This is a predicted structure of a 110-nucleotide RNA (c-di-GMP-I riboswitch aptamer) from Sporotomaculum syntrophicum. The prediction has a mean pLDDT of 80. It was read from a public genome assembly, where an Rfam model found it.
RNA sequence: ACCUGAAAAUAGCAAAUACUUUGAAAGAAGUAUACGCAAAGUUUCGGGCCUAAAGUAUAUACCUACUACCACUAUACGUUAGUAUAUACAAUGGCGGCCGGGCAGCUAGG
Numbered sequence: 001a002c003c004u005g006a007a008a009a010u011a012g013c014a015a016a017u018a019c020u021u022u023g024a025a026a027g028a029a030g031u032a033u034a035c036g037c038a039a040a041g042u043u044u045c046g047g048g049c050c051u052a053a054a055g056u057a058u059a060u061a062c063c064u065a066c067u068a069c070c071a072c073u074a075u076a077c078g079u080u081a082g083u084a085u086a087u088a089c090a091a092u093g094g095c096g097g098c099c100g101g102g103c104a105g106c107u108a109g110g
Base pairs, nucleotide, nucleotide: 002110003109004108005107012037013036017032018031019030020029021028022027035097041103042102043101045100046099047098048095049094050093055089056088057087058086059085060084061083062082065079066078
């Protein structure tokens, strides 16, 4: 320097769940705990997956203005702006304990 993770030692991480905090959500952080992990260290570079706030589209409801209609009153089923709800799309939000790659690292054996 490279390869490997069978045995061992030392050190380490912490799934699910509960509680608290945070976030629109997915998720994240802390405490308890221990499903597992030789990279379950780190990094969104590539892929995959999760969510769908902003935004866009459509539908519905309400509503503004206009137009049409009309003798007058009333008033759109039309056009226009806005609001709300629903659905779809949507990452700039996430998952490194989904996979590949990058970076750095403990120990033992070869």